[in-house]
Context: one part of a larger RNA
RNA sequence: GGAUGAACGCUGGCGACGUGGAUAAGGCAUGCAAGUCACGGGGUCCGCCUUUGGCGGAAACCGGCAAACGGGUUAGUAACACGUAGAUACAUACCAUUGAGACAGGGAUAGCCUAGAGAAAUCUAGGAUAAUACCUGAUGGUUCCCUUACGGGUAAAGGAUUCGCAAGAAUUCGCUCGGUGAAUGGUCUGCGGCCUAUCAGCUUGUUGGUGGGGUAAUGGCCUACCAAGGCAAUGACGGGUAGGGGGCGUGAGAGCGCGACCCCCAACAUUGGGACUGAGACACUGCCCAAACACCUACGGGUGGCUGCAGUCGAGAAUAUUGGUCAAUGGGCGAAAGCCUGAACCAGCGACGUCGCGUGCUCGAAGAAGCUCUUCGGAGUGUAAAGAGCUUUUCUCAAGGAACAACCUUCGGGUGAGUGUACUUGAGGAAUAAGUGGGUCCUAACUCUGUGCCAGCAGGAGCGGUAAUACAGAGCCCACAAGCGUUAUCC
Numbered sequence: 001g002g003a004u005g006a007a008c009g010c011u012g013g014c015g016a017c018g019u020g021g022a023u024a025a026g027g028c029a030u031g032c033a034a035g036u037c038a039c040g041g042g043g044u045c046c047g048c049c050u051u052u053g054g055c056g057g058a059a060a061c062c063g064g065c066a067a068a069c070g071g072g073u074u075a076g077u078a079a080c081a082c083g084u085a086g087a088u089a090c091a092u093a094c095c096a097u098u099g100a101g102a103c104a105g106g107g108a109u110a111g112c113c114u115a116g117a118g119a120a121a122u123c124u125a126g127g128a129u130a131a132u133a134c135c136u137g138a139u140g141g142u143u144c145c146c147u148u149a150c151g152g153g154u155a156a157a158g159g160a161u162u163c164g165c166a167a168g169a170a171u172u173c174g175c176u177c178g179g180u181g182a183a184u185g186g187u188c189u190g191c192g193g194c195c196u197a198u199c200a201g202c203u204u205g206u207u208g209g210u211g212g213g214g215u216a217a218u219g220g221c222c223u224a225c226c227a228a229g230g231c232a233a234u235g236a237c238g239g240g241u242a243g244g245g246g247g248c249g250u251g252a253g254a255g256c257g258c259g260a261c262c263c264c265c266a267a268c269a270u271u272g273g274g275a276c277u278g279a280g281a282c283a284c285u286g287c288c289c290a291a292a293c294a295c296c297u298a299c300g301g302g303u304g305g306c307u308g309c310a311g312u313c314g315a316g317a318a319u320a321u322u323g324g325u326c327a328a329u330g331g332g333c334g335a336a337a338g339c340c341u342g343a344a345c346c347a348g349c350g351a352c353g354u355c356g357c358g359u360g361c362u363c364g365a366a367g368a369a370g371c372u373c374u375u376c377g378g379a380g381u382g383u384a385a386a387g388a389g390c391u392u393u394u395c396u397c398a399a400g401g402a403a404c405a406a407c408c409u410u411c412g413g414g415u416g417a418g419u420g421u422a423c424u425u426g427a428g429g430a431a432u433a434a435g436u437g438g439g440u441c442c443u444a445a446c447u448c449u450g451u452g453c454c455a456g457c458a459g460g461a462g463c464g465g466u467a468a469u470a471c472a473g474a475g476c477c478c479a480c481a482a483g484c485g486u487u488a489u490c491c
Base pairs, nucleotide, nucleotide: 001491002490003489004488006487007486008485009484010483013357014356015355016354017353018352019350020349026313027312028311030310031309032308035065036064037063040062041061044058045057046056047055048054049053072268073267074266082192083191084190085189086188087187088186090185091184092183095181096180097179098178099177100176101175103137104136105135106134112127113126114125115124116123117122144153145152146151158173159172160171161170162169163168194240195239196238201231202230203229206228207227208226209225210224211223212222213221243265244264245263246262247258248257249256250255270291271290272289273288274287293304294303295302296301321347323346324345325344329343330341331340332339333338360390361389362388363387370381371380372379373378395428396427397426398425399424400423404418407414408413435480436479437478438477439476440461441460442459446475447474448473449472450471456463457462
């Protein structure tokens, strides 16, 4: 000199774009953050109509899909965690494409009703019922599994609309079994990136083999047996520290330091363990067990998990609103309308940062007053002020006023949170707007007064003991400027 997710002191006009819990991965009141589908199903309730019935709406239950994404954090991890270059013994819901099929039956169960238990959370028994829920059979070419072969085994679901008296046909959304693709994931390997030898030996599923099990899949992944191996000064093992990368800071570079925001990957979700469901989890707002903590309780028993968005307490030098909207982008569900979305988009707060703008411009005295200095002559502040003229960026008020919009629709129309915002025009009036640090040398900028090794200053050298350009005040000056200094850290 540069830099920062900064903090502190003094000061503070505006805007744009960014950015903001780095400490206690400490504890959390409250609200919201994942639902959706009535074109799968039976029933219930409400409204309207011409009351066998039709139309529209609502929510609970069964069922489907989603909930494994999105969002957060960096505790753990020195590891195939990450980066890079490869490998293959594997999987894939939704999507695209392609081939074939979709036949015949059955038994339950929730909602509901009845009865009951409980303070509650919730639960029990009996009865009836539906399905794109579940089960059985048939077929099953190619596929897949078993088998030397013959041969054997493995699937499915319907709904809506239109035409039609009906049978049925068409369209569309689905369903089942295969192939291919796209994209994604699992696993394995070479190489690369911290400190420590005041850690020198480490290891028994350990290293390898065979059989078996397990997995989507390789493998001591697991197990039985057999062998006795495997690693290590090219640093094993142990200890400390740490999420990794793209990148960021600095530097001429080499390098050194860092890993906030944004993107990719990993890991975690009160702590520890476990599996279930599923294409996918060993699952942040799912389940079970244990522990600690907190809450409710009728003392019998229950409930909870903000490292989601806000917010609160705590600790701290220190880090924001219990805001608006789904208008756009994206996601989930749905045939669609649409619903949900603290993702996202916006707004609020903070000079925290970067950038931009302003706080006026011209004229105006050999030069007012005040203040300071003085050799008492004067000099400085200083065209500075006053005064005159001008301008209106900004400010206030008024009027106009977007883009961001695509979509949806009953074809009439409807939909913008931000927002009456940005911007434009007009009116008014210099009006609303300057500080901070420094002035011995390093280092740009000096005098007076006070003080008297005191009070104090200070980054270093050092200054102060009666003429202090170094302390304190004043005047003047210097630097930067809505900031300026200090502290901390890095180069």